[in-house]
């Protein structure tokens, strides 16, 4: 330098006709216990990497940019 891939909650990751943003763990509150552990219930937590385009509508399609992984040279 060129090709491919990844980027979604604090962490690890789902998300296939383009229309609901989610799970586990963690955090907080409450309940059960004499207490701890643990379990249950609930809550908070997101510019879906950034910008632009297409569309009635974009995490999802197209283009550009950035970071990281990988292959070739």
């Nucleotide at each position: 330098g060129g090709g491919g891939g990844u980027u979604u909650a604090g962490c690890u990751c789902a998300g296939u006709u383009g229309g609901g943003a989610g799970a586990g763990c963690g955090u907080c509150a409450c309940a059960a216990u004499g207490g701890c552990a643990u379990u249950g219930u609930g809550a908070a937590g997101g510019u879906c990497a950034g910008g632009g385009g297409u569309u009635c509508a974009a995490c999802u399609c197209c283009c550009c940019u950035a970071a990281c992984c990988u292959c070739c040279a």
This is a predicted structure of a 73-nucleotide RNA (transfer RNA) from a Spirochaetota bacterium.
It matches the Rfam family "tRNA". By type it is a transfer RNA.
It was read from a public genome assembly.